[in-house]
Context: one part of a larger RNA
RNA sequence: CUCUCCUCAAGGAACUCGGCAAGUUGACCCCGUACCCUCGGUAGAAGGGGUGCCCAUGGAGGUGUAGUUCCCCGCGAACGAAGCCUCCGUGGGUCGCAGAGACAGGGCGGUGCCGACUGUUUACCAAAAACACAGGACUACGCUAACCCGUAAGGGGUUGUAUGUGGUCUGAAGCCUGGCCAGUGCCCGUAGGUGAAGGCCCCCGGUGAUAAGCUGGGGGUUUAAGCCCGGGUAAACGCCGGCCGUAACUAUGACGGUCCUAAGGUAGCGAAAUUCCUUGUCGGGUAAGUUCCGACCUGCAUGAAUGGCCCAACGAGUGCCGCACUGUCUCGAGGAGAGGCCCG
Numbered sequence: 001c002u003c004u005c006c007u008c009a010a011g012g013a014a015c016u017c018g019g020c021a022a023g024u025u026g027a028c029c030c031c032g033u034a035c036c037c038u039c040g041g042u043a044g045a046a047g048g049g050g051u052g053c054c055c056a057u058g059g060a061g062g063u064g065u066a067g068u069u070c071c072c073c074g075c076g077a078a079c080g081a082a083g084c085c086u087c088c089g090u091g092g093g094u095c096g097c098a099g100a101g102a103c104a105g106g107g108c109g110g111u112g113c114c115g116a117c118u119g120u121u122u123a124c125c126a127a128a129a130a131c132a133c134a135g136g137a138c139u140a141c142g143c144u145a146a147c148c149c150g151u152a153a154g155g156g157g158u159u160g161u162a163u164g165u166g167g168u169c170u171g172a173a174g175c176c177u178g179g180c181c182a183g184u185g186c187c188c189g190u191a192g193g194u195g196a197a198g199g200c201c202c203c204c205g206g207u208g209a210u211a212a213g214c215u216g217g218g219g220g221u222u223u224a225a226g227c228c229c230g231g232g233u234a235a236a237c238g239c240c241g242g243c244c245g246u247a248a249c250u251a252u253g254a255c256g257g258u259c260c261u262a263a264g265g266u267a268g269c270g271a272a273a274u275u276c277c278u279u280g281u282c283g284g285g286u287a288a289g290u291u292c293c294g295a296c297c298u299g300c301a302u303g304a305a306u307g308g309c310c311c312a313a314c315g316a317g318u319g320c321c322g323c324a325c326u327g328u329c330u331c332g333a334g335g336a337g338a339g340g341c342c343c344g
Base pairs, nucleotide, nucleotide: 001339002338003337004336005335006334007333008332010330011329014328019325027051028050029049030048031047036041038172052094053093054092055091056090057089058088059087060086061085062084063083067079068078069077070076071074095099107323108322109321110320111319112318113317114315115314119131120130135170136169137168138167139166140165141164147156148155149154174309175308176307178240179239180238183237184236185233186232187231188230189229192228193227194226198222199221200220201219202218203217204216205215206214207213241259242258243257244256245255268302269299280296281295282294283293284292
C1' cells in the first nucleotide's frame, strides 16, 4: 500500500449523477392508525406501551387420586377436593447499563411520471416505461373451413363447428373515442373502354407443280382476369390549413372577408418520457432550486384503440421533498485479520 472487518468527539448528506455504501428499524403481545379508495384495500400505515427472575393470588381448560352419585354390579359410567400440566391475568418484590439481553429479525412518510395488477425477458454487461395479460375492436372462415407444414401422399387446425377457429390492432376498471374515402389498401359492382394466348374469317409470301400438305407474315373478329370506370369502407395505411380586418382607453377578437383543401384537430391534456427559443412566466417548497410540484397556453413539432384522459392497488422501474439514522462527507484517527517482501 491492497482487501475484509470493528470503533469514534462535534456536526449530520455539507458527500455524490444519485444517501451509492453503511447505518437506522427489526420478534411477539396490547393500544392506536390519516388522506384516498374500484369499499377489497391503503395497513405491520404512522405513532406508542409491554417482555427477565422470585413470591403471592384470581380465572379458564386438560388429566385425575381420595370421595360422591348412578346402574345392566363390571377391569362400568358421570361428577370430582388434592396433585400434576397448559393458557390468560392481578398484586408485590428483586438484579443488571441493558430482560425479544446472543443468533435470527421491516427504516418510515409525502408528492409526480410510466406501466393497471401476479407474471415474462436479452443463459454470460440491460428486469425496464420493453413482452405478456384479463378486457375491447376489426377481419377471415359453413367444414374436405379459413389458415399453417409438406413436391406429394399426408398432417396440424380438430375427432373441434361461428358462445368456434385463424389473423391484425389495442391493452384492467371508469369517462370517452371527433372530422376526412381525395391518395393508397381492401370489399362490392359490372354497362362501357382497354385487354394475351387460343378459336374463327380474309389477304400476301416460301416450298411444291399454279394443287394439297407443311410453313413465314399481315389484317379482321371473338375474348378471361386485371386495369380504367361506379360505389362502399378509417378500432384499414393514413390525414386533420393560410392571409387580412373588426368591440367607445389600450389590449384581445365572440364577428366579418378572402384563398386553398378530401377534411381542416372535436372532447381532453399541455414548457409534457413530447417545448426549439427556455433556467418561458407566475405561484409553492429552500437562506439560496437549470431539477421538482401547481398553474398559464405563445402546442418550434399534443390529441383520441399508432387509443385520449383519469385512477385505488401494485413496482429490486424513474423524478422531487421530508423524518429518523449514520465515517457518504467536514477530516481524519485508532484497532483486528488476510495479502503484499524473502526462502521453500
This is a predicted structure of a 344-nucleotide part of an RNA (large-subunit ribosomal RNA, domain IV) from a Nitrososphaeria archaeon. The organism belongs to Nitrososphaeria, within Archaea. Its Rfam family is "Archaeal large subunit ribosomal RNA". The family is grouped with related families in Rfam's "LSU clan". Its mean pLDDT, the model's own confidence on a scale to 100, is 89.